Molecule: transfer RNA
Organism: Paenibacillaceae bacterium
RNA sequence: GCCGAGUUAGUUAAAUGGUAUAACAGUGCACUCGUAAUGCACAAUUAGCAGUUCGAUUCUGCUACCCGGCACCA
Numbered sequence: 001g002c003c004g005a006g007u008u009a010g011u012u013a014a015a016u017g018g019u020a021u022a023a024c025a026g027u028g029c030a031c032u033c034g035u036a037a038u039g040c041a042c043a044a045u046u047a048g049c050a051g052u053u054c055g056a057u058u059c060u061g062c063u064a065c066c067c068g069g070c071a072c073c074a
Base pairs, nucleotide, nucleotide: 001070002069003068004067006065007064010024011023012022013021018054026042027041028040029039030038047063048062049061050060051059
């Protein structure tokens, strides 16, 4: 350099062209003699930019990062 796959809360995963779900982690409250346990609640997210669309996390292009393969390396 070329080809292919991937990128979703702090982490791991789910989901769909109709506005994103769960677990763990975090915060608060409750409970308790007390607690790291248990229960309830809350906050937090689609890598970036552009395009198509009434509407994009989803489709398309580019960029970035990452994984695999190939090539080059006199």